The RNA shown here (transfer RNA) has 71 nucleotides and comes from a Candidatus Sericytochromatia bacterium.
């Protein structure tokens, strides 16, 4: 210094350019003599600025941070 690869909910992961979902998790409820577990709701996210498109997590440049490879 040049390349690749990742970045989505409080964690782990989905998602053919067209309403962003799952699981655990948290809260509120049911239910139980009580706790746990079951069941029902609600929460709550695309790393950051730009461009293309009617329309962007998806696609194109830059950054920014993680990991890798070359010198």
């Nucleotide at each position: 210094g040049c390349c690749g690869u990742u970045a989505u909910a409080g964690c782990u992961c989905a998602a053919u350019g067209g309403u962003a979902g799952a699981g655990c998790g948290a809260u509120a409820g049911u239910u139980u003599u009580g706790u746990a577990a079951u069941c029902u709701a609600u929460u709550g996210a695309u790393g950051c600025a730009a461009g293309u498109u009617c329309g962007a997590u998806u696609c194109u440049u830059g950054u920014u941070a993680g990991c890798g490879g070359c010198u």

The organism belongs to Candidatus Sericytochromatia, within Bacteria. It matches the Rfam family "tRNA". The family's RNA type in Rfam is transfer RNA.